[in-house]
Model confidence (mean pLDDT): 79 of 100. Predicted 3D model of a 147-nucleotide RNA (SAM riboswitch aptamer (S box leader)) from a Gammaproteobacteria bacterium. The model forms 88% of the base pairs in the Rfam consensus. Rfam family: SAM riboswitch aptamer (S box leader). Its family is annotated with regulation of gene expression in the Gene Ontology.
RNA sequence: UACUCAUCGAGACCGGCUGAGGGACAGGCCCAGCGACGCCGGGGCAACCGAGGGAAUUCAAGGCGAUAAGCCGGGAAUUCCGUGUGGUGCCAAUUCCUGCGAGGUCCGCAGCGUUCAGACGUUGCGGUGUACCCCGGAAGAUGAGGC
Numbered sequence: 001u002a003c004u005c006a007u008c009g010a011g012a013c014c015g016g017c018u019g020a021g022g023g024a025c026a027g028g029c030c031c032a033g034c035g036a037c038g039c040c041g042g043g044g045c046a047a048c049c050g051a052g053g054g055a056a057u058u059c060a061a062g063g064c065g066a067u068a069a070g071c072c073g074g075g076a077a078u079u080c081c082g083u084g085u086g087g088u089g090c091c092a093a094u095u096c097c098u099g100c101g102a103g104g105u106c107c108g109c110a111g112c113g114u115u116c117a118g119a120c121g122u123u124g125c126g127g128u129g130u131a132c133c134c135c136g137g138a139a140g141a142u143g144a145g146g147c
Stems, first nucleotide, its partner, number of pairs: 001146001003145006013042005021031003025099004043091003048087002053081007062072003095139001100136002103133003106127009
């Protein structure tokens, strides 16, 4: 960085400096002079990339064998496991929630079925996005690539 891919419900805090806003944007809701945010130092979390280690599968230089069957196999690729040495990242709240769209819950009307009735079931149409559930998207963040 108008690109690509992956992930974003888990996890992880102390000290010093500074001093008023901060949580990307908007709304909400929070954090904050009991000092937030930021910066510095230390500590930690995690496992994206890289190094090293292990396992499995596939391929395979080559070798044994008889030029067979078969066996061994330097090494390579993929997947998985473990580690935490290196490069990042992260350490309030799910990316704090919502933002755009579909569906369900919900409400109204109509048809059909069951029923004495109330009511229930089902189908269709409409309403509400204020609220809840769920799916996808947008935006953002981080990593690894690309340019």